[in-house]
RNA sequence: UAAGAAUUACAGGUCAUUGCUGUUAAAAACUUCGGUUUUUAAGAGAGGAAAGUCCGGACUCCAUAGAGAAUCGUAGCGGGUAAUGCCCGCCCACCGUAAGGUGAGGACAAGUGCAACAGAAAGCAAGUACAGUUCGGCUGUAGUGAAACCAGGUAAACUCUACGAGGAGCAAUCUCAUGUAGGCAAGCGCUUUGAUGUCUUCUCGGCAAAGCUUGCGGGUAGAGAGCUUGAGAUAAUUGGUAACGAUUAUCCUAGAUGAAUAGUGACCCUAGACAGAAUCCGGCUUAUCGUAAUUCUUAGCCU
RNA sequence: GGGGGAGUAGUUAAGUUGGUUAUAACGUCUGCCUGUCACGCAGAAGGCCGCGGGUUCAAGUCCCGUCUCUCCCGCCA
Numbered sequence: 001u002a003a004g005a006a007u008u009a010c011a012g013g014u015c016a017u018u019g020c021u022g023u024u025a026a027a028a029a030c031u032u033c034g035g036u037u038u039u040u041a042a043g044a045g046a047g048g049a050a051a052g053u054c055c056g057g058a059c060u061c062c063a064u065a066g067a068g069a070a071u072c073g074u075a076g077c078g079g080g081u082a083a084u085g086c087c088c089g090c091c092c093a094c095c096g097u098a099a100g101g102u103g104a105g106g107a108c109a110a111g112u113g114c115a116a117c118a119g120a121a122a123g124c125a126a127g128u129a130c131a132g133u134u135c136g137g138c139u140g141u142a143g144u145g146a147a148a149c150c151a152g153g154u155a156a157a158c159u160c161u162a163c164g165a166g167g168a169g170c171a172a173u174c175u176c177a178u179g180u181a182g183g184c185a186a187g188c189g190c191u192u193u194g195a196u197g198u199c200u201u202c203u204c205g206g207c208a209a210a211g212c213u214u215g216c217g218g219g220u221a222g223a224g225a226g227c228u229u230g231a232g233a234u235a236a237u238u239g240g241u242a243a244c245g246a247u248u249a250u251c252c253u254a255g256a257u258g259a260a261u262a263g264u265g266a267c268c269c270u271a272g273a274c275a276g277a278a279u280c281c282g283g284c285u286u287a288u289c290g291u292a293a294u295u296c297u298u299a300g301c302c303u
Numbered sequence: 304g305g306g307g308g309a310g311u312a313g314u315u316a317a318g319u320u321g322g323u324u325a326u327a328a329c330g331u332c333u334g335c336c337u338g339u340c341a342c343g344c345a346g347a348a349g350g351c352c353g354c355g356g357g358u359u360c361a362a363g364u365c366c367c368g369u370c371u372c373u374c375c376c377g378c379c380a
Stems, first nucleotide, its partner, number of pairs: 001299010012268007020045002023042008047274001051285002054283005059169004066204004071165005076090005091105001092103004106160002111158002113154002128142005173225004183216006196208003218379002232251008269272001304376007313329004322360001331347005353369005
């Protein structure tokens, strides 16, 4: 210098001005004394993926009694974690000159199935060519093929083994309020031949049991809690190869609901991509104009 | 929030238990027919099976991931 490998950070900035959504404080008005409204001031206001909803949890509700089966998921060994299919370390296999990357990586020595073409033959064995022979379809070689008697190949074929999984999801759930026709039709069931419900696939069993399911019709289209202080962030010290953990100090950083986070002007630069929270976290995956940094590999050149 | 379906030639669809070069119709192109066009007849081209990996001797088919399109369900009584 060129070509690569791994990882990390940033994601236009500053100023002025006009707005929007929460929070806090003060004042005024109203009040059913819980608060509400208005004004002013201060301070805050999307992401690395907020996305896909593919995994894993927190949280909430569902329990009169359980048992079995089925289904689904995972799969080397050890560790991390709230948990995981995620992450870290090591072994093995494959790819790459290398740095590195990828891997559903248990079992075909339980049973069943499958194997195109080629080949004599693809699994109750049968038997081609040549050679050898102790003459026993006994031994070796050749040839076809991914695989040829070998405890053959194949489980991202059924299956088996080990381990794990109850279901529903913030439109959960709770409180208040509003409104209507607890109406019509069909089906099943109503005292033991009992629908249906109960941990939400099935069966059996226990208990409750007179209603249940579907369609049509009718009604509401509101308020509050859940809701953001959390497996939280930053810094220092420290244990561990690492993932990650421990201690101390400091900090508070969106919470909307026809849904805020924006508009305009000026200047600067590298000329700004993908894209917008909706219960909250940890991962994975996908989209992304570009800029910067660290470590490493290979090749060439110069000293 | 939850559940399902689809993607194969320009268009619409087949493709069975994974098997040898993926199929049909319409459309397109060429030739014949006709005075010319259409119809008709004969022939040809056109596909990385949405995309990226993996399993396998072999993948449209099996598995994983991903993208796009599309359908259904949800309150009260």
Predicted 3D model of RNase P RNA and transfer RNA as a complex of 380 nucleotides. The prediction has a mean pLDDT of 79.